[in-house]
């Protein structure tokens, strides 16, 4: 160095729920809070999963209603890229 990962060190992030604010939603952003994470840094590149404003179709007078739809979302679902703190066995 490179795999690897301690009942190690010295930092790190932060699930649920909660308060506010964005958002059509999924979801996010910040404050409180700890379930857990050794990349729980980063990138939505591939599979997967959620929404479905909006577009399609169906119906119809029209309106709702119904079904597909990712351009949206999640990197704390996986997989791939990329960078990195530590150093026991």
């Nucleotide at each position: 160095a490179u795999c690897c990962g301690a009942u190690a060190a010295u930092g790190g992030c932060a699930a649920a729920c909660u308060u506010a604010u964005c958002g059509a939603a999924a979801g996010a952003u910040a404050g409180g809070g700890a379930c857990g994470c050794a990349a729980a840094g980063c990138c939505a590149c591939g599979g997967g999963u959620c929404u479905a404003c909006g577009g399609u179709c169906c119906u119809a007078u029209a309106a709702u209603a119904g079904a597909c739809u990712a351009a949206g979302a999640u990197c704390g679902c996986c997989g791939g890229g990329u960078u990195a703190c530590c150093g026991a066995a």